[in-house]
RNA sequence: GACUCAUCGAGACCGGCUGAGGGAAAGGCCCUUCGACGCCGGGGCAACCAUCGGAUCACCGAAGUGGUGCCAACUCCUGCGGCGCAAGCCGGCAGAUGAGCG
Numbered sequence: 001g002a003c004u005c006a007u008c009g010a011g012a013c014c015g016g017c018u019g020a021g022g023g024a025a026a027g028g029c030c031c032u033u034c035g036a037c038g039c040c041g042g043g044g045c046a047a048c049c050a051u052c053g054g055a056u057c058a059c060c061g062a063a064g065u066g067g068u069g070c071c072a073a074c075u076c077c078u079g080c081g082g083c084g085c086a087a088g089c090c091g092g093c094a095g096a097u098g099a100g101c102g
Base pairs, nucleotide, nucleotide: 001101003100004099005098006097007096008095013042014041015040016039017038021031022030023029026078027077028076043071044070045069048067049066050065051062052061053060054059075094080091081090082089083088
């Protein structure tokens, strides 16, 4: 990035600095001066890619060394479509992350 594929109900917090906003946008609802968001240090979670083993296009497993990612709330919820009396369920859009492609 008007592209492709996969995943998105699980999991994981302390300290320092700063000081008023933050949760992508809108509407909700929440977090936050008992210090949020952000930055730094440490710690942790997970297992997408690399790595290793088995199988052989698929896939399964190991480890947690390297590259990312992540550590309030289902992607916090909803908006569009279908089903349903309703609660709700399924899908889509948008978004995030990884791998690839340009």
Molecule: SAM riboswitch aptamer (S box leader)
Organism: Gammaproteobacteria bacterium